[in-house]
């Protein structure tokens, strides 16, 4: 140069935004489960019990070191005809045995260690090293003896003992010694203290081995190299401080001993060290590296396999041999444990390869071969080798290959699915044609891996089996394997998981908060894309899921790379140690810092570039690769060291400042009590009251006298002080900033972990002291209770002096310092000025705002901006500031400060709604003023409950209850009992039969139904065709459920003034703005103002009707004026005036005055006008609440019934009645009853019907009979008015209730009809708490018509005229409802949230008599093995050996004591579980503001004093 280089999602809320946790998605294993499974390749396999092990193999080998022959060959001999027997070390060899080298490598494990164990760097003047390597130098002479063989014994065995006899490169002794050690002298050169190395001369010690082919191999000595160990040392290398003091050989010295070597390594003596907050001791836990995994990296996590150190080898100790060992397949003693025994006594150690059992989710063959690679032994050949190579199991990994390709729509069956005559889909997929051969299968061929070894020729030289080259011969487990190649044939060969969202991928059934899912969020309670099954879809694919465990992501522990006003989180304040950090300028040095060179970083792995297996994984080569020593340079920075400076910091001197602190004196008001006057009767409190005080004189009020505490006004977002805190006046003492001046010192600075010290108020000890207030306590109240709120006393305490305690919501919820950064304006204490103008400055104190920051609320030179040092905290809620331990306290307590379990949230700011016993404004028969009425009584109706066979069903606060029902005797009826029907009561289509149907008589029956008898169409071109009935077939039926599946329609806020969009602006957003403000209106109605400018759906007008009036028309209406007619009467002729009818017009808009306002408007007994400020009424209901109401008006999804949950009949039921409630009607009189007279609507209805008149009846009413299909006939008034009578009384009020008799409707009044007549004549004399309705033609009062209807239980309901009032001061209060604001922990939204006890279950967990285990360490005791040691008796001539002893240990014992766990009767809080219990603590002014320390009392939440 070039390459490589970061992705996010879901879940907290109604909605943001932001802290914050939790959860996904991605790699990755030595994995295990689960379905499924063709090859090859390549790499891995007991993570658990270092538990126990049968079997078999893992370490021997050399006859060229010795004696020899037990076995095998040959040869020889001897017998034998031969097999064959016997016998010969004579040859090749060769069991055991002496000897020599190896067994200390290789191969296993990870228990133990927290360590000089390991990793890296370096030392060794303190060290050893067998086999190899080089040089030097030497190898004389003796001796004795001991396995083996032989014999004899002894044991069950293992084995042993004992005679006799024998070699060696075994062993012993003598001699020599260049050189070597060791001692003493001398000298020279080094160097890094002790010293080193050479060198001189003297003295002392100590050596050897033979075998041969004659070539050699082998041996002894010194010196070196090389290999390997030993030792020492810097840095590095876990977690716990709820482990802070360890230590006696401990630290150092002397001397000695040991030891391959240094050293308390060991011993004696002498000194009192020596580690440790930079974490020693102690306790968990754990081989360590290279590496591995993750990750953008830094850095987390691992330490299987491979490589390197380290430790073990049943457990514990021990030392021999030995170049090397305290020794895995050696040895001795102890222990456990296991086998064998003849019971006396042995014998063992898979954590070497296979392999058994056990454990456990889980890991393999009792394989083959030395061919290759290493190793040990030989001179070689050679042998040994469970180290190695190879097969074998296992989808455990990782990589590759297959399972076909192309065509092929009738888009096929079949499935699914749907809006279903048909479509969609599965799907070109399938059949079907056409090619192809990897793999399979078979058949035939076939490697590399082999170098070497032997024997043999040559060449060369140092002449030896010494090189080198040739021939030749030999050696392959795996293997006839990889590999070619040929045949045949699509043939041998896909499955797993997922489709609600994160996260690719959707449909029908089944299931009904059930089974069940689920990684989070969450699914499922009759339409489930989430369960389960189908079909189809996506994803990966020889695998595909889950489960585990690491790493990401997670900047969520933040070196890179956070935070701490309100989400966790600044220590309650200072002083001030260790530590960090630190002003200006020289000079020196060169530790840090920078730059280049040198080692070193083992190898493998990793990256990069090549290269080799058809490719790849995989194998290979090259070069990197933060790091640690070293070396040579730079010298700007920090550092060290020395000179200097003044700008930080301090002194001094001067003015003035303040509730800064101690400590003494003093003042007055007030409070309480005392005494004494006056004085009379209630004080006192309270929301009302009561307790309480007073005729024994309060209370009020005047004098006097005491006490204790506290110190109005000044007084202020004023001052001081480090925080708590400090407030009459003064005095003494003291302590601080501040200014001003620039005299002095010259960096003495900042911060501050452990420490010290101060710290409200409450509360603890002594002692005083006690006016007031005032827990606790007593009472009186208030309430369901009230262990509170209020209210009278009241005590500890509040007050001082001394001493603890050490907490607060100790706050600005902001750590200390230092620098910088745009303005405005107030204020304290100084300075400058002559000054009270007035800019300036220095230090403090407040407000507001730019930049800027911030999640936002907000800070904003008194930072929460910019940056710098320094410290102290946080890291999801709960559980918890809990427990356990320690430390402090006299106690209460304080500090430190967990963990099990359990939730997916908890939490800040901020918005938009709802709320409030929050505030402002404002409206409305909402209050209030009025008038009438309900609640009380009788009936009538409706509901509730009860009752029944059945009392069908719905409606249920307001917004159900004279409601669906505008009319239930049958019907209606949907509800009960009993009888019948089953294509069915009706209707349709088709297709066949018939000629009926009907009526009529009759039988059975309650009917319905069944039966009998009698009777019978029409038209017609004669084919037939209309109509009837049946019969078959396809369609029924259903007042059954679900209004929470709908549609439509209603009601109710409410005729209330709201409710919205588009641009545009502000805000990260949610969202605001507009629509707020100021006026006005019935009104978001309308000006004004304004980051808003329009706009729409609502208001409001546009419609009806009524009240004036013009024109226009006049029939049934009307009738002035004119005629006619009559007893009279618009009866008739006319008329078009009049009322009146109905058609198009007019008129009313604050248009004119006056006053008030900028306007809009508002205001006048205003004009005018028939009406006047929305003229009266109606119709006409924004967006939208309550899952409001209806499946039974009617429509419809689903879902149930089908000889019945359908459907006919008859009767009974809806009318039942101790009782509860709603609307109502008469009515309790004299403004009235009762009787007689008379007067005037309107809206409407009428032929199965209004019904004049007439006649009968007291009367419902019949009988007769005009008139009317309607402005023509009917229906059709009443209070009123004029009169009489009754006199306040249960009445001549009131009519219920009952009795007789009757009328009318009806197929039928008895359950159960309406009227009439007579008689009967209850209850009521005006209605408690409480509560409706009305604002003018309204309330009240009267009558009247209408629909439903045969009739009628209508007093109900909808209209209509008639007569015709009374009050509104006003908005404090009740309810409702709108705009602003504020508060919230609410958002199913106040009928919300939500707190603690006590009861009930599951879990974890604290203490707890005791009970029990384990690990360690101290202290006696007693000790084997075995080194050292000592040692008279026995052996040996002696050297020495046996015994015997002593010093020291493992191990066992006993002790007392500390530490850690498991357990434990009981017994504490704590968590979590839809619908237990008491209450209402908190959230809003939460109904007592609330909350933080504290003390005290209470069943609970709590309350109450103090600050």
């Nucleotide at each position: 140069a070039g390459a490589u280089u970061g992705a996010g999602a879901g879940u907290u809320u109604g909605a943001u935004c932001c802290u914050g946790g939790c959860u996904c998605a991605g790699g990755a294993u030595g994995a295990a489960c689960g379905c499924u499974a063709g090859c090859g390749g390549u790499a891995g396999g007991c993570u658990u019990a270092a538990c126990a092990c049968a079997u078999g193999c893992a370490a021997g080998u050399c006859g060229a070191g010795g004696g020899g022959c037990a076995u095998c060959a040959c040869g020889g001999g001897u017998a034998g005809c031969a097999a064959u027997a016997c016998u010969u070390g004579g040859u090749g060899g060769c069991g055991a045995c002496c000897g020599g080298c190896g067994c200390a490598c290789g191969g296993g494990u990870g228990a133990g260690u927290a360590a000089c164990g390991c990793g890296u760097a370096u030392g060794c003047a303190a060290c050893c090293u067998a086999c190899c390597u080089u040089a030097u130098a030497c190898a004389g002479g003796g001796g004795g003896a001991u396995a083996g063989c032989u014999c004899u014994c002894g044991g069950a065995a293992a084995c042993g003992a004992g005679g006799a006899u024998u070699a060696a490169u075994a062993c012993c002794c003598c001699a020599u010694a260049c050189g070597a050690u060791u001692a003493a002298u001398g000298a020279a050169u080094g160097g890094c203290a002790u010293c080193a190395u050479u060198u001189a001369u003297u003295a002392a010690u100590a050596a050897a081995a033979g075998c041969u082919u004659c070539g050699g191999c082998g041996g002894u000595a010194u010196a070196a190299g090389a290999u390997g160990g030993g030792c020492a040392u810097g840095c590095g290398u876990g977690c716990c401080a709820u482990u802070a003091g360890g230590u006696a050989g401990u630290u150092g010295g002397u001397a000695a001993g040991g030891u391959a070597a240094c050293g308390g390594c060991u011993u004696a003596c002498c000194a009192a060290g020596c580690c440790u907050u930079c974490g020693a001791u102690g306790g968990c836990u754990a081989g360590g590296g290279g590496u591995u995994c993750u990750g953008c990296a830094a850095g987390g996590a691992a330490g299987a396999u491979c490589c390197c150190c380290c430790a073990c080898a049943c457990u514990g100790g021990u030392a021999c041999u030995g170049a090397g060992a305290c020794a895995c397949g050696g040895a001795c003693c102890a222990g456990a444990c296991u086998c064998c025994u003849a019971c006396g006594g042995g014998a063992g150690g898979c954590a070497g390869c296979a392999g058994u059992g056990a454990g456990g989710a889980a890991u393999a063959u009792u394989g083959g071969u030395c061919a290759a690679u290493g190793g040990g032994c030989g001179a070689a050949a050679g042998c040994c080798u469970g180290a190695a190579c190879c097969a074998g199991c296992c989808a455990c990994u990782c990589c590759g290959c297959g399972u076909g390709c192309a065509g092929g729509a009738a888009g096929a069956c079949g499935g699914c699915c749907c809006u279903a005559u048909g479509g969609g889909u599965u799907g070109u997929a399938a059949a079907c044609u056409g090619c192809u051969u990897u793999u399979a299968u078979a058949u035939a061929g076939g490697a590399a891996u082999a170098a070497g070894g032997g024997a043999u020729u040559a060449u060369a030289c140092g002449c030896g089996c010494u090189a080198u080259a040739g021939u030749u011969u030999u050696u392959g487990c795996a293997u006839g394997u990889a590999c070619u190649a040929u045949a045949u044939g699509a043939a041998u060969a896909a499955g797993c998981a997922u489709c609600g969202g994160c996260u690719a991928a959707c449909u029908c059934c089944g299931u009904g908060c059930c089974a069940g899912c689920a990684g989070c969020c969450g699914c499922g309670g009759u339409a489930a894309u989430a369960c389960g099954g189908a079909g189809g879809a996506u994803g990966c694919a020889g695998g595909c899921g889950u489960u585990a465990u690491c790493c990401g992501g997670a900047u969520u522990u933040a070196u890179u790379a956070g935070g701490u006003u309100u989400a966790a989180a600044g220590g309650g304040u200072g002083c001030g140690u260790a530590g960090g950090c630190g002003g200006c300028u020289u000079u020196a040095u060169a530790a840090g810092u920078c730059a280049g060179g040198g080692g070193u970083u083992a190898a493998a792995u990793c990256u990069a570039a090549g290269g080799g297996c058809u490719c790849a994984a995989c194998c290979u080569u090259u070069a990197g690769u933060u790091g640690c020593c070293u070396u040579u340079g730079a010298u700007a920075c920090u550092g060290u060291a020395g000179g200097g400076c003044u700008a930080g910091a301090g002194u001094a001197c001067g003015a003035a400042u303040g509730a800064g602190g101690u400590a003494g004196g003093c003042g007055g008001a007030a409070u309480g009590u005392g005494c004494a006057g006056u004085g009379u009767a209630g004080c006192g409190g309270u929301g009302a009251a009561a307790u309480g005080c007073u005729u024994a004189g309060a209370u009020a009020u005047u004098g006097c006298a005491c006490a204790g505490a506290a110190c109005a006004u000044c007084g202020a977002u004023u001052g001081c002080g480090a925080a708590g805190g400090c407030a009459g006046c003064u005095u003494a003492c003291u302590a601080g900033g501040c200014c001003g001046u620039u005299a002095c010192u010259g960096a003495c600075g900042c911060u501050g972990a452990u420490g010290c010290a101060c710290g409200a108020a409450a509360g603890c000890g002594u002692g005083g002291g006690g006016a007031u207030c005032a827990a606790a306590c007593a009472g009186g109240a208030u309430u369901a209770g009230a262990u509170a709120c209020c209210c009278u006393g009241g005590u500890a305490g509040u007050c001082c002096a001394c001493g603890c305690c050490g907490u607060a919501a100790a706050c600005g919820a902001u750590g200390a310092u230092c620098a910088c950064u745009u303005g405005c304006u107030g204020u304290u204490g100084g300075c400058g000025a002559u000054a009270c103008a007035c800019a300036g400055u220095c230090a403090g104190u407040g407000g507001c705002a730019a930049a800027g920051g911030g999640a936002a609320a907000c800070c904003g030179a008194u930072a929460a901006g910019u940056g710098a040092u320094c410290c102290a905290c946080c890291u999801g809620g709960g559980g918890a500031g809990u427990a356990c331990g320690u430390u402090c306290g006299c106690a209460a307590g304080a500090a430190u400060g967990a963990a099990a379990c359990u939730c997916a949230a908890a939490g800040g700011a901020a918005u938009u709604g709802a709320c409030g016993g929050g505030g402002g404004c404002c409206c409305g028969c909402a209050c209030a003023a009025g008038c009438g009425g309900a609640g009380g009584a009788a009936c009538a109706u409706g509901u509730g409950g009860u009752u029944u066979a059945a009392u069908u069903c719905g409606a249920u606060g307001a917004u159900a209850c004279g409601c669906g029902a505008g009319g239930a005797a049958c019907c209606u009826u949907a509800c009960c009992u009993g009888g019948g029907u089953u294509u069915g009561a009706a209707c349709g289509u088709a297709u066949g039969u018939u000629g009926c149907a009907u009526g009529a008589u009759u039988u059975g029956g309650a009917a319905a139904c069944a039966g009998a008898u009698c009777u019978u169409u029409c038209c017609u071109u004669c084919g037939g065709g209309a109509c009837u009935a049946c019969a078959u077939a396809c369609g029924a039926g259903g007042u059954g459920c679900u209004g929470c599946a709908u549609g439509g329609u209603u009601g109710u806020c409410g005729u209330c003034a709201g409710c919205u969009c588009g641009u545009g602006c502000c805000g990260u957003g949610a969202g605001g703005u507009g629509u707020c403000g100021g006026c006005u209106u019935a009104a978001g109605u309308g000006c004004c103002a304004u980051a808003a400018c329009g706009a729409g759906c609502g208001c409001a007008a546009c419609c009806c009707u009524c009240a004036u009036u013009g024109c226009c028309a006049g029939u049934u209406a009307c009738c002035a004026g004119c005629a006619c007619a009559u007893a009279a009467u618009g009866g008739u002729g006319g008329g078009g005036a009049c009322u009146c009818u109905g058609g198009c017009g007019a008129a009313a808009c604050u248009g004119c005055c006056g006053g008030c306002g900028u306007a809009a408007g508002c205001u006048g007994u205003g004009a005018g006008g028939a009406a006047g400020g929305u003229g009266g009424g109606g119709a006409u209901g924004a967006c939208g609440u309550c899952a409001a109401a209806u499946c039974a008006g009617c429509a419809c999804g689903g879902c149930c019934c089908u000889u019945a949950u359908a459907u006919c009949c008859a009767g009974g039921g809806c009318u039942a009645c101790a009782c509860a409630c709603g609307u109502g009607u008469u009515a309790c009189a004299a403004u009235g009853g009762u009787c007689g007279g008379u007067a005037c609507a309107a809206c409407g209805g009428g032929c199965a019907g209004c019904c004049a008149c007439u006649u009968g009846g007291c009367g419902a009413c019949a009988a007769g009979g005009a008139g009317c299909u309607a402005a023509u006939c009917c229906c059709c008034a009443a209070a009123g008015c004029c009169g009489a009578u009754c006199u306040c009384a249960g009445u001549u009020c009131g009519g219920a209730u009952c009795g007789a008799a009757g009328u009318c409707u009806g197929c039928a009044a008895c359950u159960c009809g309406a009227c009439u007549u007579c008689g009967u004549g209850a209850a009521g004399g005006u209605g408690g708490a409480u509560u409706c309705g009305c604002u003018a033609g309204u309330a009240a009062u009267c009558g009247c018509a209408u629909a439903u209807c045969a009739g009628c239980c209508a007093u109900g309901a909808u209209g209509c005229g008639g007569u015709g009032a009374a009050u509104a001061c006003g908005u404090u209060c009740c309810c409702g409802g709108g705009c602003c604001u504020u508060g919230u922990a609410c958002a199913c939204a106040c009928c919300g949230c939500c707190c603690g006890u006590c009861a009930a279950g599951c879990c974890a967990u604290g203490g707890a008599a005791g009970c029990u285990u384990g690990g360690g360490g101290c202290g006696c005791c007693u000790g084997a093995a075995g080194u050292c040691u000592g040692u008279a008796a026995c052996c040996g001539c002696a050297a020495g050996g046996a015994g015997c002893g002593g010093c020291c240990u493992a191990g066992g014992g006993c002790g007392a004591a500390a530490c850690a766990g498991a357990u434990g009767a009981c017994u504490g809080g704590g968590g979590c579980u839809a619908a237990g219990u008491c209450g209402u603590a908190a959230c809003a002014a939460g109904g007592u503001a609330g909350c933080c320390g504290u003390a005290g009392a209470g069943u609970a939440c709590a309350c109450c004093g103090c600050g």
A computed fold for a 1507-nucleotide RNA from an uncultured bacterium, annotated as small-subunit ribosomal RNA. Its mean pLDDT, the model's own confidence on a scale to 100, is 83. It matches the Rfam family "Bacterial small subunit ribosomal RNA". Its family is annotated with structural constituent of ribosome and ribosome in the Gene Ontology. The RNAcentral record of the sequence draws on ENA and SILVA.